[in-house]
Molecule: c-di-AMP riboswitch aptamer (ydaO/yuaA leader)
Organism: Micromonospora aurantiaca (nom. illeg.)
RNA sequence: CGCACCGACCCGCCUAAUCGUGUUCCACGAACCGGGGACCCAUGAGCACCAUCGGGGUGAAUCCGCGAGCCCACGGCCCGCGGUAGGGCGUACUUCCCGCCCGAAUCCGUCAGCUAACCCGGUCGGCGGCCACGGAAGGAGUA
Repeated sequence: CGCACCGACCCGCCUAAUCGUGUUCCACGAACCGGGGACCCAUGAGCACCAUCGGGGUGAAUCCGCGAGCCCACGGCCCGCGGUAGGGCGUACUUCCCGCCCGAAUCCGUCAGCUAACCCGGUCGGCGGCCACGGAAGGAGUA
C1' cells in the first nucleotide's frame, strides 16, 4: 500500500417497530399499528346440549399441481419440488414495462361479521453503505 473478515459510531432501507420525560433495565407520555366491542346493514332460520385434525387474529406470506411419509383415511397433517395471490428492491416521488429477491413464522383457546361510545394490546427483528448503471411516461428541484 492492497485485499478479506469482524466490531463501534454515523447515514440509509424493509417493518406499526419511532420520539420524549423520569427516580434509567423499569415506568409514564406522545406518535404510529393492531384487536375486542351496539344500533343500522350483512348473514340466515330459533334454543339447549354434544361433537370438532373446530373457528378466528397478526403478517406480503395465500392458493394450485406433482412426489415421499404419517394419520382418526372419498379426507387431513407434514416434508420436498415447481408455480401462484401478494410483498420488497433496482436512489425525490407516481404509474407502467423489465429484471432480482421474499412468498416465513406465530398467537387466542371452542370465542370474535360490520361496528359510534368504550375497552385491551404492540412498538420486535433483519439488512445495506455501492463499477452511486434498468427502460418509458409524468413530475419535483436547481440554474